Notes:
Model confidence (mean pLDDT): 76 of 100. This is a predicted complex of two RNAs, RNase P RNA and transfer RNA, with 426 nucleotides together. Rfam match: Bacterial RNase P class A. From the family's description: Ribonuclease P (RNase P) is a ubiquitous endoribonuclease, found in archaea, bacteria and eukarya as well as chloroplasts and mitochondria. Rfam classes the family as a ribozyme.
[in-house]
RNA sequence: CGAGCCAGGCGGUCGCCUCGGCUUUAAGCCGUGGAGGAAAGUCCGGGCUACAGAGGGCAGGGCGCCUCGUAACGCGAGGCCGGGGAAACCCGGGGAAAGUGCCACAGAAACCAGACCGCUCGCUGUAAAGCGAGUAAGGGUGAAACGGUGGUGUAAGAGACCACCCGCUCCGGUGGCAACACCGGUUUGGGUAAACCCCGCCCGUAGCAAGGCCAAGUACAGGAGGAGGAGUUGCCCGCUCCUUUAGACUCCAGGGUAGGCUGCAUGAGGAUGACGGCGACGUCAUUCCCAGAUAGAUGACCGCUUACUUCACUUGUUUGAAGGAUACAGAACCCGGCUUAUGGCUCGCUUA
RNA sequence: GGGCGAUUAGCUCAGUUGGUUAGAGUGCUUGCUUGACAUGCAAGAGGUCACUGGUUCAAUUCCAGUAUCGCCCA
Numbered sequence: 001c002g003a004g005c006c007a008g009g010c011g012g013u014c015g016c017c018u019c020g021g022c023u024u025u026a027a028g029c030c031g032u033g034g035a036g037g038a039a040a041g042u043c044c045g046g047g048c049u050a051c052a053g054a055g056g057g058c059a060g061g062g063c064g065c066c067u068c069g070u071a072a073c074g075c076g077a078g079g080c081c082g083g084g085g086a087a088a089c090c091c092g093g094g095g096a097a098a099g100u101g102c103c104a105c106a107g108a109a110a111c112c113a114g115a116c117c118g119c120u121c122g123c124u125g126u127a128a129a130g131c132g133a134g135u136a137a138g139g140g141u142g143a144a145a146c147g148g149u150g151g152u153g154u155a156a157g158a159g160a161c162c163a164c165c166c167g168c169u170c171c172g173g174u175g176g177c178a179a180c181a182c183c184g185g186u187u188u189g190g191g192u193a194a195a196c197c198c199c200g201c202c203c204g205u206a207g208c209a210a211g212g213c214c215a216a217g218u219a220c221a222g223g224a225g226g227a228g229g230a231g232u233u234g235c236c237c238g239c240u241c242c243u244u245u246a247g248a249c250u251c252c253a254g255g256g257u258a259g260g261c262u263g264c265a266u267g268a269g270g271a272u273g274a275c276g277g278c279g280a281c282g283u284c285a286u287u288c289c290c291a292g293a294u295a296g297a298u299g300a301c302c303g304c305u306u307a308c309u310u311c312a313c314u315u316g317u318u319u320g321a322a323g324g325a326u327a328c329a330g331a332a333c334c335c336g337g338c339u340u341a342u343g344g345c346u347c348g349c350u351u352a
Numbered sequence: 353g354g355g356c357g358a359u360u361a362g363c364u365c366a367g368u369u370g371g372u373u374a375g376a377g378u379g380c381u382u383g384c385u386u387g388a389c390a391u392g393c394a395a396g397a398g399g400u401c402a403c404u405g406g407u408u409c410a411a412u413u414c415c416a417g418u419a420u421c422g423c424c425c426a
Stems, first nucleotide, its partner, number of pairs: 001348006008305007016034002019031005036328001040339002043337005048207004055237004060203005065079005080093005094198002099196002101192003116139002118135007147165006166189002170185006211262004222252004228242005269288008308323005313316001353425007362378004371409001380396005402418005
């Protein structure tokens, strides 16, 4: 520096929750099972449910090298490029030559123009100096100053031109599925997209307090308004339902309920083995059933024991003695990830 | 359980296309005014912009994570 593993075990006593069986009015007895690697944050993705087994459009949001994996992802695997490090290794990733914005202070000038000092030429002047023009090589400013080195060239200079080099666009060739690499030619040279934006891909909204069923209560009585109202996505359309005098719906006032069942645990499930794959992962076979509370169960104590700690010496591939489980933390519809919190152990690699 | 928001001086709050020095009221300190106090006037101090990383030349501001506090639902 990287990867992986564990989160004690056995027995007893007293309790708690689920399920099954028996006896049964309540209840009791026996047996089975009973938290995690993060159950957490709710940051992503999916299942499930309701709305049309989403229907259209706009708006809005997310992601971003390439290929693969996956139910899906912003996750993972392998690779490519860039950066950091002495190394093991780590970090990052579309487009700034489509357009717009911004680049404070300083500085002459912050993106295409621009002349403060300096340099050169011309004019004026005895001179000092002044005026005009040219110039981005040098100084100075800055986070950043128009690609770098050498030459040609010039009044002085400048990619103005040439050679080589750094980076980029496009074209051709070779290799690769691709990102890309190498070679040749061509064109060109600030930064910023966790600024707007452009390109490509994806996203309907809500969430188990979703949703379904039952029971109880009141009501189908009162007063006022009343032809449309409710749901569905932020908006528009569309769709569904209720209703038009037996009047939906809204408001006022009064009264009442705030319980139970379901959803709810057989699942993209676990374990072992074989095969395919560099790998993530996939396929097949066998086998297992493994929490389900509802104000919320999973706890307390005792004994033995091991990991481990300390000490001793006869240094033990199984010595002896003493001590002896400790962190972060507690399921609430269910899964796959990420992130955060946290005790310990093992292995591999690098350097000294 | 699920869905959202806030954090800036002792207190209550402003603060945006990211930029030189983060402000206001109140409170605090000192001085003046008064015989003394209140009021008034003048001056001053007081800030980890909740914390930790990242993007950027530059972060209160943009993007992540953490902490604390608050709101909503049947």